[in-house]
RNA sequence: GCCGGGGUAGCCUAGCCUGGUAAGGCGCUGGUCUCGAAAACCAGUGUCCCGUGGGGACUCAUGGGUUCAAAUCCCAUCCCCGGCG
Numbered sequence: 001g002c003c004g005g006g007g008u009a010g011c012c013u014a015g016c017c018u019g020g021u022a023a024g025g026c027g028c029u030g031g032u033c034u035c036g037a038a039a040a041c042c043a044g045u046g047u048c049c050c051g052u053g054g055g056g057a058c059u060c061a062u063g064g065g066u067u068c069a070a071a072u073c074c075c076a077u078c079c080c081c082g083g084c085g
Base pairs, nucleotide, nucleotide: 001084002083003082004081005080006079007078010026011025012024013023020068027045028044029043030042031041032040046058047057048056049055050053061077062076063075064074065073
């Protein structure tokens, strides 16, 4: 230098081909149980803001583009892994 795979919330992993509410698990927080803890069960849990509500805005490596609408399609760039030379 060329080719292929990958980057999604604190962590792991779906979703991408075929655009339409960012899903599941772990972890964490609160509760039940217990003398107390663990385990189990129940509820909550991406981020920020406020007037705390059936609220608002934003978020998928970064920056652009297409579209009514982008994690998803297109372009450029950055990073990781593998292969070729």